[in-house]
Predicted 3D model of a 93-nucleotide RNA (Glycine riboswitch aptamer) from Bauldia sp. It was read from a public genome assembly, where an Rfam model found it. Its mean pLDDT, the model's own confidence on a scale to 100, is 77. The model forms 84% of the base pairs in the Rfam consensus.
């Protein structure tokens, strides 16, 4: 040089701004907003689990963006598999 991981930067999809109750904003009612606890519907691209084409002489082992939806998510924001980077660090070499 190159590779792996971490950090940083850029990109990055899907699916109800659904609904009931309680509480708070607010002394009472209504509206609105927020928090919590439920109900129904839905999504797959954190993580997790399953199938196994394939890798591998065999064993051991590895193995999807497929499947499930436990977890997570369903306005924006955040998060986000994955992709890219002339930046930084560690390790291998």
């Nucleotide at each position: 040089a190159c590779g792996a991981c971490c950090g940083c930067c850029g990109g990055g999809a899907g699916a109800g701004a659904c609904u009931g109750g309680a509480c708070c904003g607010u002394u009472c009612c209504a509206c609105c907003g927020g928090u919590c606890c439920g109900g129904c519907g839905c999504c797959g691209a954190a993580g997790g689990a399953g199938c196994a084409a394939c890798c591998g002489c065999c064993c051991c082992g590895g193995a999807a963006a497929c499947u499930c939806u436990c977890a997570g998510g369903c306005g924006a924001a955040a998060g986000g598999a994955c992709c890219g980077g002339a930046c930084g660090g560690u390790c291998g070499g």